[in-house]
Context: one part of a larger RNA
RNA sequence: UGACGGGGGCCCGCACAAGCGGUGGAGCAUGUGGUUUAAUUCGACGCAACGCGCAGAACCUUACCUGGGCUUGACAUCCACGGAACCCUCCCGAAACGGAGGGGUGCCCUUCGGGGAGCCGUGAGACAGGUGCUGCAUGGCUGUCGUCAGCUCGUGUCGUGAGAUGUUGGGUUAAGUCCCGCAACGAGCGCAACCCUUAUCAUCAGUUGCCAUCAUUAAGUUGGGCACUCUGAUGAAACUGCCGGUGUCAAACCGGAGGAAGGUGGGGAUGACGUCAAGUCCUCAUGGCCCUUAUGUCCAGGGCUACACACGUGCUACAAUGGCCGGUACAAAGAGUCGCAAUGCCGCGAGGUGGAGCCAAUCUCAAAAAGCCGGUCUCAGUUCGGAUUGGAGUCUGCAACUCGACUCCAUGAAGUCGGAAUCGCUAGUAAUCGCGGAUCAGCAUGCCGCGGUGAAUACGUUCCCGGGCCUUGUACA
Numbered sequence: 001u002g003a004c005g006g007g008g009g010c011c012c013g014c015a016c017a018a019g020c021g022g023u024g025g026a027g028c029a030u031g032u033g034g035u036u037u038a039a040u041u042c043g044a045c046g047c048a049a050c051g052c053g054c055a056g057a058a059c060c061u062u063a064c065c066u067g068g069g070c071u072u073g074a075c076a077u078c079c080a081c082g083g084a085a086c087c088c089u090c091c092c093g094a095a096a097c098g099g100a101g102g103g104g105u106g107c108c109c110u111u112c113g114g115g116g117a118g119c120c121g122u123g124a125g126a127c128a129g130g131u132g133c134u135g136c137a138u139g140g141c142u143g144u145c146g147u148c149a150g151c152u153c154g155u156g157u158c159g160u161g162a163g164a165u166g167u168u169g170g171g172u173u174a175a176g177u178c179c180c181g182c183a184a185c186g187a188g189c190g191c192a193a194c195c196c197u198u199a200u201c202a203u204c205a206g207u208u209g210c211c212a213u214c215a216u217u218a219a220g221u222u223g224g225g226c227a228c229u230c231u232g233a234u235g236a237a238a239c240u241g242c243c244g245g246u247g248u249c250a251a252a253c254c255g256g257a258g259g260a261a262g263g264u265g266g267g268g269a270u271g272a273c274g275u276c277a278a279g280u281c282c283u284c285a286u287g288g289c290c291c292u293u294a295u296g297u298c299c300a301g302g303g304c305u306a307c308a309c310a311c312g313u314g315c316u317a318c319a320a321u322g323g324c325c326g327g328u329a330c331a332a333a334g335a336g337u338c339g340c341a342a343u344g345c346c347g348c349g350a351g352g353u354g355g356a357g358c359c360a361a362u363c364u365c366a367a368a369a370a371g372c373c374g375g376u377c378u379c380a381g382u383u384c385g386g387a388u389u390g391g392a393g394u395c396u397g398c399a400a401c402u403c404g405a406c407u408c409c410a411u412g413a414a415g416u417c418g419g420a421a422u423c424g425c426u427a428g429u430a431a432u433c434g435c436g437g438a439u440c441a442g443c444a445u446g447c448c449g450c451g452g453u454g455a456a457u458a459c460g461u462u463c464c465c466g467g468g469c470c471u472u473g474u475a476c477a
Stems, first nucleotide, its partner, number of pairs: 001477002003474003007471007015461002019425005026316008034307002042053002064302007073127001077126002079123005086103006107116003129291002132289003138285002140280003143276001145274001150189006156165003169180003195268004200236007209226003214223002239262001242256005318418001322377007334365003339358002344353003384415001389410007431453007
């Protein structure tokens, strides 16, 4: 100087407390361990691994296994020789591979002999190739402490020195934020602000959007209009600016006015010096090592989907604040030409048929759902719950056996609110309800977004956990 203490002081954080809803019990989905297996590819392991890499394993992906092939190779550059490239047919075979036959002649230059570029084939070797090992050789990227308020430097001063001071102290703040004081005076990286979004208003603009007034219609449908809504560009607005009080004549705090918004208005992006030899050699790059008729490469099939069991994360429930049936409202944000697909017709339905319109403020996906109105069920393993299984189908795709999703009929399991323990959340939040998107041929209870309805509680900081500052002890570094 640090680190540590079941030392002290001060202060924060959904850390506790106060509340609301869950997990832990059930069924299923998904990830992991274990076991099994020819293989169940590999990585990730307290927080910070376990719906994680995977924004989507039937083939492909694929790295694994079994079997069948290839050896200058699936891919790159160079050399020689031959051929246009390319297309079609047949045989063997699971395919890859192997074998046979046919068609075919482009571009540039030309002395019409040929030469060149590109592509294909054969051959020789230089070389290719490796998701093989080492993340404890590395770059890059990322997680975490933590959006915590810290981490340092120059000069000066003090100390023999390691170092100290500044950065401590008194107040204050979300903040090393600001004020005052002080052997310190300044400065840098962080904080804050500048950026995006949301909340209010104005100006400009008015179609594909909107409709107050005038006509018109089944309908903003059409004429008309750009007031309003909205869209999207530019501005305004919030600064403790104003008033009162407290305070050291300070910083600031408390209350109030005005205001759409008030003390950082809400949300996002933004992550200091560093810590964990944290994670990643399987994104990529890369040192070293290793393989080179194989640890490379092509193909078919299988596996990654196994199942006495254990754990994590979720979905659906156990019902009446509910289930079912009928009627009837109100969104936002997105996506669409290899696409989204309306009206109509067929089917109980998944869907089929057909194709208007739309490269989309125009058309489509598209029905929002919870809600509201009416009816029914009457507390039961039920008209709750939907697992499981049988049958019949639809769609995607070369192909749904291993191993897809969905529909219909039948079946109708566990489950009556969950032990010890444990998680999230402080407001448009929790809870609850639906909608969209990426990936994607198909496949979503996951992920990323969007809006609808919309709470309860916070006395307080003694205690648990994590963190910041000062101080103290130490046989630790």
RNAcentral holds the full RNA, with entries from Greengenes. The part of an RNA shown here (small-subunit ribosomal RNA, 3' major domain) has 477 nucleotides and comes from Geobacter sulfurreducens PCA. Taxonomically the source falls in Geobacter sulfurreducens (Bacteria, Pseudomonadati, Desulfuromonadia, Geobacteraceae). Its Rfam family is "Bacterial small subunit ribosomal RNA". Rfam links the family to the GO terms ribosome and structural constituent of ribosome.